[in-house]
Context: one part of a larger RNA
Molecule: large-subunit ribosomal RNA, domain II
Organism: Ciliophora sp.
């Protein structure tokens, strides 16, 4: 020097008492400010003025069972299971051992009679094909799919040999046909999902059936009993007196008759549609009304009984029940119909359409979806696209001087038809018009017409399992033919036979919801039309948030895992409210301005308001406008008229002189008169007139609570039309962390143990109804480990903490015996909702 040990000392790290700050979290109140509709459900659609919810607590809904189907594990396997018995075991039991029936399975196939799977060397060919040898090349080639050959049954065809004459049937066959063979793969047990049958996820009918019980209400009969003021009216019959020859008849009384009347008790119950109406009362109260000697009222007894009775008849009574009482059971009937059906996370995700149905509020089948398994791994695959060939069609569009069918106009015509008329003598000709008709032409059509015909569309196809050449041989197929086709063999040729683009690409098996839908651009039927009805294409809502349209299922923007940071998209920047009271150019004045797609109205039809455009005129040989001057003779034209002189009416409407002046634009008179106006000049000095026409604005533009560009407001806008920038604005977009999912790839080392691990990278993340996987709590048994009077479950609290999450774990304080965990089984296992059920507020 190094290494080991020992001891010391600093100092670092770790673990920890107490004490105290704060910083930070958590919790509750209040108060600005920003966002936000109340759940649950049926629906297309709910915050709904749809419906169920006052609160709190226990309670409460997919379950057993059998058969069956796939999947999955176990266990033995041509077998497997083991009821029942016998054995052994034990307090009894379970387990075990063992015999034989049975169940499935180890052959089919025929309606059945029946027949019944190559062969002894062993179980077939061809491609594809795991693995296996092999440097490769190539080579053996599982399983399993495809194409073919055998074999057996059934059918069809043939038919040697035998024979009793009817069979029996060797051998060959067949574009027929079976849930067959083809060196088996099943039984049994468990679990899971499914479909059946059971109360069958719970809760809820009007109904039916079967056996009782009821006439103490009330309906109706019987029997035996009991009740009904005081008045009116005056039937029969009598008596009495008058008439009368008598029959008899009159008068007065007198009698006391009646489903007669008035009214009371009673018995009803008419009106006020009074009171009352959580009433005195689950039908009462008061006033009124009906009858009141009787088909009357009423007591007790006694008959009638439910598909029965009773009924002066209303379907009225028949125990507060009657268009079939009520009790009990069948009974947990039944329901294609209402409501509800209880913990979490993660993955994947419908469909509201096809066909079939005594279907149309429902199911089955086929699509959509879930899962599970198995095959290959960058080509020989596959594709909501292209291209390039090849095919298929009769929509759009175009035609009618093509065809069908429709139409509208004129022109030209030789025959023929049909109407009207002319001429000749009437037959009967001639000729003229006019339809039809023919010919060239022309104007408009067509879903159920078309010569032409589109885009957009569907189909096949772009290769090694291929080309090409050459021989071959069979065949119901073709051909006049050994000609083709079609299949075999040899030989040659060689991986290239458009483009992009996909790494969860193919195959099976089993199963869920769904089978009310709707919205929108385009296209389209009906219908005046409709936020209406029906279709197609496509994309949305349903199922779904998020920024924007002030508000919204469906419009524009985009689709969502927890943050954090830039940068955007629809849309947007006066102020509400984030960001220019930016910038440039026109337009708009509204005694109803105007403001941004869907989308929340307005028209036709005007305007000398404005601003623009076009197109025709006029104009310095002086225009338009303004002022001024002239506007004349022949003529009082002709005709009509009572009259008519440029101007009541009618017809013509020249000529002169002029710079111009109509035989007259209007006012005017009884008629002129007179003034004006076309026209012409004068001054004057530069642009004017008409007609469409597009912009903003007014007009057209009236309705019931006050009211709505989203409000305030806004006017060289904060309106309307253009253009420049630049800036805000999503859970989209980038780019960072981290959290699931998924996948891909690498990892057995010195000992142990984890591959259901570990480690690396990549994408990926909405989500009703449904599936899937994973987990959380809850009663109960078993097995192990534990906690507990130094306090156990329960319980209380803003006690700290872990988990995405159901929930765990912990302190305190209460409480006074139990009780937890990890693994197995098991299950009466989770509540906000059922007008749920029972208690309590």
């Nucleotide at each position: 020097g190094a290494u080991a040990u020992a001891a010391a000392a600093a100092g670092a790290u770790u673990u920890u008492g107490u004490c105290a700050a704060a910083a930070u979290g958590u919790c509750u109140u209040c108060u600005a400010c920003c966002g936000g509709c109340c759940c649950g459900u049926c629906u297309u659609g709910a915050a709904a003025c749809a419906c169920g919810g006052a609160c709190c607590a226990a309670g409460g809904a997919g379950u057993c069972u059998a058969a069956u189907a796939a999947g999955u594990a176990u266990g033995u396997a041509a077998g497997u299971c083991a009821a029942u018995g016998a054995g052994u075991g034990u307090a009894a039991a379970a387990a075990c051992u063992u015999a034989u029936a049975g169940g499935c399975a180890u052959a089919a196939u025929g309606a059945a009679a029946g027949u019944g799977a190559g062969u002894a060397a062993a179980a077939g060919a061809u491609g594809u094909g795991a693995a296996c040898a092999g440097a490769a090349a190539u080579g053996u080639g599982c399983a399993a799919c495809a194409u073919c050959a055998a074999c057996c049954g059934a059918c069809c065809u043939u038919g040697a040999a035998c024979u009793u004459c009817u069979g029996u049937g060797a051998a060959a066959g067949g574009u027929u046909u079976g849930c067959g063979u083809a060196a088996g793969a099943a039984c049994a047990u468990a679990c899971u999902u499914g479909u059946u049958a059971g109360g069958a996820c719970c809760c809820g009918a009007a109904a039916g059936a079967u056996g009782g019980u009821g006439a103490a209400c009330u309906a109706u009969g019987c029997u035996u009993g009991a009740g009904u003021a005081g008045g009116g009216u005056g039937a029969a019959g009598c008596c009495a007196g008058g008439g009368g020859a008598a029959a008899c008849u009159c008068u007065g009384g007198u009698g006391g008759a009646g489903g007669c009347u008035c009214g009371u008790a009673g018995c009803g119950g008419u009106a006020c549609u009074g009171a009352c109406g959580u009433g005195c009362a689950a039908a009462u109260c008061g006033u009124u009304c009906g009858u009141c000697a009787a088909a009357c009222u009423u007591g007790a007894g006694u008959a009638u009984a439910g598909g029965g009775g009773c009924g002066a008849a209303a379907g009225a009574c028949c125990a507060a029940u009657c268009g079939a009482a009520c009790c009990a059971u069948c009974u947990a009937g039944u329901a294609g119909c209402u409501g509800g059906u209880u913990c979490c996370c993660u993955c994947u995700g419908a469909a509201a359409u096809u066909u079939c149905u005594c279907u149309c509020a429902g199911g089955a089948u086929a699509g959509c979806u879930g899962g599970a398994a198995c095959a290959a791994g960058a080509a020989u695959g596959c594709a909501g696209u292209u291209u390039u060939a090849u095919u298929a069609g009769g929509u759009a569009a175009a035609g009618c001087g093509a065809a069908u069918g429709a139409u509208u106009a004129g022109a030209g015509g030789a025959c023929u038809c049909g109407g009207a008329g002319u001429u000749c003598a009437a037959a009967g000709a001639a000729c003229u018009u006019u339809g039809a008709c023919c010919u060239a032409u022309u104007c408009u059509c067509a879903a159920a017409c078309u010569u032409u015909a589109a885009a957009u569309u569907g189909g096949u196809a772009a290769g090694a399992a291929c080309u090409a050449a050459u021989a071959g041989u069979u065949u119901u197929c073709u051909u006049a033919a050994u000609u083709g086709a079609a299949c075999u063999a040899u030989u040659a040729g060689g991986u290239a036979g458009a483009a992009u683009g996909c790494a969860g690409u193919g195959u099976u098996c089993c199963a869920a919801g769904u089978g009310g839908g709707c919205c929108a651009u385009u296209u389209u039927u009906g219908g005046u039309a409709a936020g209406c009805a029906g279709a197609a294409c496509u994309g949305g809502c349903g199922a779904u948030g998020a920024g924007g349209g002030a508000u919204g299922a469906a419009c524009c923007u985009u689709a969502c895992g927890u943050u954090g940071a830039g940068a955007u998209a629809a849309g947007g920047c006066g102020c509400c409210a984030a960001a220019a009271u930016a910038c440039u150019c026109g337009c708009u004045c509204a005694u109803c301005a105007g403001a941004u797609a869907c989308c929340a109205u307005a028209a036709a039809a005007g305007g000398u308001g404005u601003u623009g455009a076009u197109u025709c005129a006029u104009u310095u040989a002086g225009a338009c406008a303004g002022c001024a001057g002239g506007a004349c003779g022949g003529u009082g034209g002709c005709c009509a008229u009572g009259g008519a002189a440029g101007u009541u009416g009618g017809a013509a409407u020249c000529c002169g002189c002029u710079a111009a002046g109509g035989a007259g634009u209007g006012u005017g008179u009884a008629a002129c008169a007179a003034c004006u106006c076309a026209c012409c000049u004068g001054c004057c000095g530069a642009a004017u007139g008409a007609a469409u026409u597009a912009g903003c604005c007014c007009u057209g533009a009236a309705a019931a609570u006050g009211g709505a560009u989203g409000g305030c407001g806004c006017u060289g806008a904060a309106g309307c039309g253009a253009g420049u920038u630049g800036c805000c604005g999503a859970u989209a977009c980038u780019c960072a962390a981290c959290c699931a999912u998924c996948a891909a790839u690498g990892u057995a080392a010195a000992u142990a143990u984890u591959a259901u691990a570990c480690a690396u990278u990549g994408a990926u993340g909405a989500g009703u109804a449904a599936g899937a996987g994973g987990g959380c709590g809850u009663g109960a048994a078993c097995a192990u480990u534990g906690u507990a009077u130094u306090g156990a479950a329960g319980u209380u609290u803003a006690u700290a903490g872990c988990g995405u999450g159901a929930g765990c774990u912990u302190a305190u304080g209460u409480g006074g015996a139990a009780c937890a965990a990890u693994g197995u089984u098991u299950a009466g296992u989770g509540c906000a909702g059922a007008u749920c059920u029972u208690g309590g507020u």